[in-house]
RNA sequence: CACUGGGUCCUGUGCGGCAGGACACCGUAAACUCCGCCAGGACCGGAAGGUAGCAACGGUAAGCGGACCGUCCUGGGUGACAUGGGGUAGCCUGGUGUGC
Numbered sequence: 001c002a003c004u005g006g007g008u009c010c011u012g013u014g015c016g017g018c019a020g021g022a023c024a025c026c027g028u029a030a031a032c033u034c035c036g037c038c039a040g041g042a043c044c045g046g047a048a049g050g051u052a053g054c055a056a057c058g059g060u061a062a063g064c065g066g067a068c069c070g071u072c073c074u075g076g077g078u079g080a081c082a083u084g085g086g087g088u089a090g091c092c093u094g095g096u097g098u099g100c
Base pairs, nucleotide, nucleotide: 001097002096003095004094005093006092007091008090009086010085011084012083013082014081015079016078018075019074020073021072022071023070025066026065027064028063034059035058036057042051043050044049
């Protein structure tokens, strides 16, 4: 000096990290309102018994709160990660050839 590879740069994907959301999980939650079971009382019946059903009790839901281990989704001024593509003026770096 020539040729060529890689990095720095742009970008896709994967994985990781971070943030947010949803679900799941835990608690609470119908004292106007849902479901179950319904003492007492009510109603029907001559009776046996039956009917609806308040409170209590049990359960469930919206909602609210907690937790942040798990699953999913979304996002980025996310990464001394992996990989594909693009670019390659300059800079860093490897290889080959040639000349002095």

A computed fold for a 100-nucleotide RNA from a Caldilineaceae bacterium, annotated as Bacterial small signal recognition particle RNA. Its Rfam family is "Bacterial small signal recognition particle RNA". Its Rfam clan is "SRP clan". The gene name in the source record is ffs. The sequence is in RNAcentral, with records from ENA.